The RNA shown here (transfer RNA) has 72 nucleotides and comes from Lobosphaera incisa. Rfam family: tRNA. The family's RNA type in Rfam is transfer RNA. Rfam links the family to the GO term triplet codon-amino acid adaptor activity.
């Protein structure tokens, strides 16, 4: 330098144009002699960035910018 692939919650991921989700932690409550463990409630997201296409973008399209594998 040139290709390819990913970036969503604290953490490991889903979401194939139309209200952003789970599991795991994390709060508070409830069982219990106490802890774990169970049950129920719940908070937590400028969706890496900056523009484009769309009536509408997490999601199409270009830059960039980090971090993987590749090829010289």
């Nucleotide at each position: 330098u040139c290709c390819u692939c990913a970036a969503u919650a604290g953490c490991u991921c889903a979401g194939u144009g139309g209200u952003a989700g789970a599991g795991c932690g994390g709060a508070u409550g409830g069982c219990u002699g106490u802890u774990a463990a169970c049950c129920a409630u719940u908070a937590a997201g400028u969706c890496g960035u900056u523009g484009g296409u769309u009536c509408a973008a997490u999601c199409c399209c270009a830059a960039c910018u980090u971090g993987g594998g590749g090829a010289g």